[in-house]
């Protein structure tokens, strides 16, 4: 250099051929339980959905370019 795959909460990861509010599980805060932890309940913070541009009424989702992660080929 080519060619795929994938990038969504800290962390693994859903997201249904584009449609009204972006979710789960641990995880972290707070209560409540206990003499204390723990375990269990309950609320409740945490996404510029990799990054910029296009289409479109309208985009995590379509196209283009870059990033960076993992494979294959040369």
């Nucleotide at each position: 250099g080519g060619g795929c795959a994938g990038u969504u909460a800290g962390u693994u990861c859903a997201g249904u051929u584009g449609g009204u509010u972006a979710g789960a599980a641990c995880g972290c805060u707070u209560c409540c339980u206990u003499g204390a932890c723990a375990u269990g309940g309950a609320a409740g913070a945490g996404g510029u959905c990799a990054g910029a541009g296009g289409u479109u009424c309208g985009a995590c989702u379509c196209c283009u370019c870059u990033a960076c992660u993992g494979c294959c080929c040369a």